Model confidence (mean pLDDT): 81 of 100.
Predicted 3D model of a 551-nucleotide part of an RNA (large-subunit ribosomal RNA, domain I) from a Candidatus Daviesbacteria bacterium.
[in-house]
Context: one part of a larger RNA
RNA sequence: GCAUACGGUGGAUGCCUUGGUCGAAAGUACCGAUGAAGGACGUGUCAGGCUGCGAUAUGCUACGGGUAGCUGCCAAGAAGCUGUGAUCCGUAGAUUUCCGAAUGGGGUAACCUUAGUCCUUUGGACUAGCGUUUAACUGAAUUCAUAGGUUAAAAGAGGGUACAACCUGAACUGAAACAUCUAAGUAAGGUUAGGAAAAGAGAACAAUAGUUUAUUCCCCCAGUAGUGGCGAGCGAAAAGGGAAAAGCCUAAACUCCGAUGAUCCCGCAAGGGGCUAUCGGAGGGUUGUAGGACCGACAUAAGCGACUAGCAAGAGUAGAAGAAUCCGCUGGAAAGCGGAGCCAAAGAGAGUGAAAGCCUUGUAUUCUAAACUUAAGCUAGCGUGGUCGGAUUCCUGAGUAACCUAGGACACGUGUAAUCCUGGGCGAAUCUAGCAAGACCACUUGCUAAGGCUAAAUAUGCUUUCGGACCGAUAGUGAACUAGUAGCGUGAGCGAAAGGUGAAAAGAAGGGCGAGACGCCCAGUGAAAUAGUACCUGAAACCGUAUGUUG
Numbered sequence: 001g002c003a004u005a006c007g008g009u010g011g012a013u014g015c016c017u018u019g020g021u022c023g024a025a026a027g028u029a030c031c032g033a034u035g036a037a038g039g040a041c042g043u044g045u046c047a048g049g050c051u052g053c054g055a056u057a058u059g060c061u062a063c064g065g066g067u068a069g070c071u072g073c074c075a076a077g078a079a080g081c082u083g084u085g086a087u088c089c090g091u092a093g094a095u096u097u098c099c100g101a102a103u104g105g106g107g108u109a110a111c112c113u114u115a116g117u118c119c120u121u122u123g124g125a126c127u128a129g130c131g132u133u134u135a136a137c138u139g140a141a142u143u144c145a146u147a148g149g150u151u152a153a154a155a156g157a158g159g160g161u162a163c164a165a166c167c168u169g170a171a172c173u174g175a176a177a178c179a180u181c182u183a184a185g186u187a188a189g190g191u192u193a194g195g196a197a198a199a200g201a202g203a204a205c206a207a208u209a210g211u212u213u214a215u216u217c218c219c220c221c222a223g224u225a226g227u228g229g230c231g232a233g234c235g236a237a238a239a240g241g242g243a244a245a246a247g248c249c250u251a252a253a254c255u256c257c258g259a260u261g262a263u264c265c266c267g268c269a270a271g272g273g274g275c276u277a278u279c280g281g282a283g284g285g286u287u288g289u290a291g292g293a294c295c296g297a298c299a300u301a302a303g304c305g306a307c308u309a310g311c312a313a314g315a316g317u318a319g320a321a322g323a324a325u326c327c328g329c330u331g332g333a334a335a336g337c338g339g340a341g342c343c344a345a346a347g348a349g350a351g352u353g354a355a356a357g358c359c360u361u362g363u364a365u366u367c368u369a370a371a372c373u374u375a376a377g378c379u380a381g382c383g384u385g386g387u388c389g390g391a392u393u394c395c396u397g398a399g400u401a402a403c404c405u406a407g408g409a410c411a412c413g414u415g416u417a418a419u420c421c422u423g424g425g426c427g428a429a430u431c432u433a434g435c436a437a438g439a440c441c442a443c444u445u446g447c448u449a450a451g452g453c454u455a456a457a458u459a460u461g462c463u464u465u466c467g468g469a470c471c472g473a474u475a476g477u478g479a480a481c482u483a484g485u486a487g488c489g490u491g492a493g494c495g496a497a498a499g500g501u502g503a504a505a506a507g508a509a510g511g512g513c514g515a516g517a518c519g520c521c522c523a524g525u526g527a528a529a530u531a532g533u534a535c536c537u538g539a540a541a542c543c544g545u546a547u548g549u550u551g
Stems, first nucleotide, its partner, number of pairs: 001549008014536001015500002019471002021468009030159002038099003041054003045077001048074003060093006069081003104113003114128006130156001132154007163194001164192005174181001178229001202213001204212001205210001216243004226234002247453003250397001254283008264273003288431001290396004294390005303384003307381005314374004319367003325340005341358002343347001349361003403425007412438001433448005487494002507535001510522004
């Protein structure tokens, strides 16, 4: 060196799962000056970390539930609590230091400090920030007034993983280079808001048909029509099928009332009246088969409501009842095997010393709330709520539409480029009117811009329940463990490792060796100790011991 056997080291593999991950259904959705989110510091019998809580501090009160144990976890002891019902669970309340928008002033967050009022006075409680709006009281230069000042009230400020709208807006990359193009209106930044947001009730779509009828979302249409250094690529819509369905209010004409101003008339004056202009309020009115104002006739309450209040089925936030098995055998242990039974609206699942319908917990099914939340619906209030005819005088959203120019958005890169939005310029019509139907014109058809509101179906977070030809500790979240911890960095930020004795600690009394150990040897426990806390299994590398080869 090799071989065999037995060990050490090491922690692979197998098995396991407290944790993850993806999804479905239902429910629910903003918090904050009544001081949030997030923290600092405290708080226990001993108290380091986690959890809880706040000087009433691992908790206080009330009302419900519940029933024999309890004083959270690492984690045992000590000392206590509890049938006068604890611990525990739910609902409502009380307390809630300091920092933090942080708000009396200051400040290097969790600290320092001022003034006033009150009190039970070594002190305690309360008040005192800013801008905005409104109101009241005051009030300069400067007479009136205004600026300014003081006081009061209201809402605001900050936070929110994801989801929404709007504003700003890349590059890598792809085009096998690269510039138009792409990536992409993405990432990122900002503003604003809500439980959803946005959109939304035709100046729509369509095409000779229209019993299309707001918006949103899904399927399909379709990788089609198109677009495109016609490259790379980008990429619809109508129609059809579903989810959900809900429609409304103003401006104007006209009428009335009020205010202000000019002019005119009457009056000696105070004042009065009319006309006109502007402004404010009330009524009126809201559409395309045009409608409304105006004039006339009739009707005046059924219906509707997304508003307010009350009641309220039901639902949620603790819970309750809940069927049926024994014997023998193996074994450390029976749920296994054998035998004989039973329940089943329950043979989902989990646990129990191996594999349990009938042991435990549950499951099917049924039932339940003092308190709080939600709510179909009902009632009341309030609001809204008409038809016909005539006439053709008035009204129907202007620096708007359109056009020119420069851009942007539309699947559509300027193109034949409609349509939509914006900067600059120019600039209509008024119902015998206007816009659209992808240049433009004609005809035809559809519609009525330049004001506004609107639930649901949709997106996402959280909670509950359920699931997976998802992972099983180098996997699955970064995190199954004190995990955004330890540690690193001036900082923005980066960021781990680390699971498993046994059914039960029964966690090895006692003895021996030894200077001593938590070491070794006995003894003891246990089914097992080569399961001894460096603990399941225990691979390989690596290191030994014995024997053989071996003289």